RNA sequence: CUGGAAAAUGGCAAACUCGUUGAAAAACGAGGACGCAAAGUCACAGGUCUACAAUGGAAACAUUAUGACGGCUGGACUACCCGGG
Repeated sequence: CUGGAAAAUGGCAAACUCGUUGAAAAACGAGGACGCAAAGUCACAGGUCUACAAUGGAAACAUUAUGACGGCUGGACUACCCGGG
């Protein structure tokens, strides 16, 4: 630099359930495994979700991220194991 998931007392853990936090999206903990070879880290670009609040509106509602998602894609950084060069 490059290929891989057979092996390891190996790693992570979707849905769902319970608890806590939050306005919500969602997060965290416990249980649980659908999957994952970066499902490790970073909201940088795109994308998606939410709308307490703000703005507009008579209302219904609309718009807006500063909120959230890295298990949506790209990018950056770092790395275990077994091979190849």
A computed fold for an 85-nucleotide RNA from Alicyclobacillus acidiphilus NBRC 100859, annotated as c-di-GMP-I-GGC riboswitch aptamer. It was read from a public genome assembly, where an Rfam model found it. The source organism's lineage runs through Bacteria, Bacillati, Alicyclobacillaceae, Alicyclobacillus and Alicyclobacillus acidiphilus.